[in-house]
Context: one part of a larger RNA
RNA sequence: GACGAACGCUGGCGGCGUGCUUAACACAUGCAAGUCGAACGAAAAGAGGGAAAGAGCUUGCUCUUUCCGGAAUUGAGUGGCAAACGGGUGAGUAACACGUAAACCACCUGCCUUCAGGAUGGGGACAACAGACGGAAACGACUGCUAAUACCGAAUAAGUUCCAAGAGCCGCAUGGCCCAUGGAAGAAAAGGUGGCCUCCACCUGUAAGCUAUCGCCUGAAGAGGGGUUUGCGUCUGAUUAGCUGGUUGGAGGGGUAACGGCCCACCAAGGCGACGAUCAGUAGCCGGUCUGAGAGGAUGAACGGCCACACUGGAACUGAGACACGGUCCAGACUCCUACGGGAGGCAGCAGUGGGGAAUCUUCCGCAAUGGGCGAAAGCCUGACGGAGCAACGCCGCGUGAGUGAUGACGGCCUUCGGGUUGUAAAACUCUGUGAUCCGGGACGAAAAGGCAGAGUGCGAAGAACAAACUGCAUUGACGGUACCGGAAAAGCAAGCCACGGCUAACUACGUGCCAGCAGCCGCGGUAAUACGUAGGUGGCAAGCGUUGUCC
Numbered sequence: 001g002a003c004g005a006a007c008g009c010u011g012g013c014g015g016c017g018u019g020c021u022u023a024a025c026a027c028a029u030g031c032a033a034g035u036c037g038a039a040c041g042a043a044a045a046g047a048g049g050g051a052a053a054g055a056g057c058u059u060g061c062u063c064u065u066u067c068c069g070g071a072a073u074u075g076a077g078u079g080g081c082a083a084a085c086g087g088g089u090g091a092g093u094a095a096c097a098c099g100u101a102a103a104c105c106a107c108c109u110g111c112c113u114u115c116a117g118g119a120u121g122g123g124g125a126c127a128a129c130a131g132a133c134g135g136a137a138a139c140g141a142c143u144g145c146u147a148a149u150a151c152c153g154a155a156u157a158a159g160u161u162c163c164a165a166g167a168g169c170c171g172c173a174u175g176g177c178c179c180a181u182g183g184a185a186g187a188a189a190a191g192g193u194g195g196c197c198u199c200c201a202c203c204u205g206u207a208a209g210c211u212a213u214c215g216c217c218u219g220a221a222g223a224g225g226g227g228u229u230u231g232c233g234u235c236u237g238a239u240u241a242g243c244u245g246g247u248u249g250g251a252g253g254g255g256u257a258a259c260g261g262c263c264c265a266c267c268a269a270g271g272c273g274a275c276g277a278u279c280a281g282u283a284g285c286c287g288g289u290c291u292g293a294g295a296g297g298a299u300g301a302a303c304g305g306c307c308a309c310a311c312u313g314g315a316a317c318u319g320a321g322a323c324a325c326g327g328u329c330c331a332g333a334c335u336c337c338u339a340c341g342g343g344a345g346g347c348a349g350c351a352g353u354g355g356g357g358a359a360u361c362u363u364c365c366g367c368a369a370u371g372g373g374c375g376a377a378a379g380c381c382u383g384a385c386g387g388a389g390c391a392a393c394g395c396c397g398c399g400u401g402a403g404u405g406a407u408g409a410c411g412g413c414c415u416u417c418g419g420g421u422u423g424u425a426a427a428a429c430u431c432u433g434u435g436a437u438c439c440g441g442g443a444c445g446a447a448a449a450g451g452c453a454g455a456g457u458g459c460g461a462a463g464a465a466c467a468a469a470c471u472g473c474a475u476u477g478a479c480g481g482u483a484c485c486g487g488a489a490a491a492g493c494a495a496g497c498c499a500c501g502g503c504u505a506a507c508u509a510c511g512u513g514c515c516a517g518c519a520g521c522c523g524c525g526g527u528a529a530u531a532c533g534u535a536g537g538u539g540g541c542a543a544g545c546g547u548u549g550u551c552c
Base pairs, nucleotide, nucleotide: 001551002550003549005548006547007546008545009544012398013397014396015395016394017393018391019390020356025354026353027352029351030350031349034081035080036079039078040077043074044073049068050067051066052065053064054063055062056061057060088309089308090307098233099232100231101230102229103228104227107226108225109224112222113221114220115219116218117217118216120154122152123151129144130143131142133140134139160185161184162183163182164181166179168177169176170175191214192213193212194211195210196209201206202205235281236280237279242272243271244270247269248268249267250266252264253263254262284306285305286304287303288299289298290297291296311332312331313330314329315328334345335344336343337342362388364387365386366385370384371382372381373380374379401431402430403429404428411422412421413420414419435493437488438487439486440485441484445479451473452472453471454470457467458466496541497540498539499538500537501522502521503520507536508535509534510533511532517524518523
């Protein structure tokens, strides 16, 4: 000098940050991942409308009942996408984990962008639902019905993959790229929504048509993301000197998105090591942070990047992506429910509880902003995030008044008893009004997306609809009646802590008497203690001041 600090004494305000460093200990409760009806069937309820019947009569209105029809809506189910992001923690890991520089002629990539080519014709189910059951529950099973952008064959094949033989170009070894020929394999949702009648079919407004848009399939490329490999760097111990059997290599096969002992059968006997292997201990790594003139040393809280983990251990499924924190299965420990047969759970998400500890916060508000998921959109969800609360935990700023004021007042302390000092300090007078209090006004953060209204553009048969861009209008704020502004009253409400022997700025008196005590080092105290305790005074810092711990 620094700190994610703690402890003691003290404590006015604001801004911005930070806040379990210990038990990766156990967790009550609530919330933290949903969304789409413009993929689908059934159900509930049903506005406005139409028809029929009845009643009241004001004779064409009102009410009631039934039926048709179906706008907007609702929670389950099938289906799609998301749930692999975001958020937490640092247990493990001394390793291609990380950092940096490269390589992939050994790879993958949903959504997004661009380009090319397609989307033909069929089938059988299973939920929901209904019925009847089992079970305390969790839940399960039987029979029957049904839809789809769910599932499964078939057709087609511009690309694609494989095989055969061929031409050209290139490299860095295995080889790579490209062209044409033949053969084989392998796709999809006749989908959703809006509009229209130009063609066409029925015939005058409809769809099996057309059109716009959102989707689907195949292939090529891009962007972004990931996977793998390599050089170098990356703590301590030799009171750890030898280690290794899929071990090291080969050619073959399997497996993978991909290379590879990654795995397997066979063959060879290798591979690493004093340039420190192996073993043991410790540890997430980095940008950075602290210190230092620098070199360096220490460190890795907050913020950002990467990695690893999700009660402990293991495993795979789904998927573009996981071997998956709030998914599945198995085993274990623990907790809970039970009708004893069997079940349920996982805060190292946000709050919060117990425990441990010197020690670390609210079971708050809101999706208004930014970002994310889903959706055509409206919108829904979002403990991410934006905010508020608590804590002097840190940094920064402000205040606790300003000016004048000598009889140098009273009081205190000291005294050589003359006086000195506290000290312009107070009182008194004249002012000011920051903060706190009260009253009044009152934001920025909000730009839109979407909606409505416009004249054009594209598509199109179209002046429809849709799409993209432009112009205009209104709407949307948790914080918050907050910041800020104006006003009122009143010096009124706001200063402590440590030290004073030397190092080291700052001295006297009394008490004590090697006692009580102090102390970072030297050391002080045994009757005149500037070193203990108290008082006065002084010095330093100041809403803090000291102490302790740790690093330089």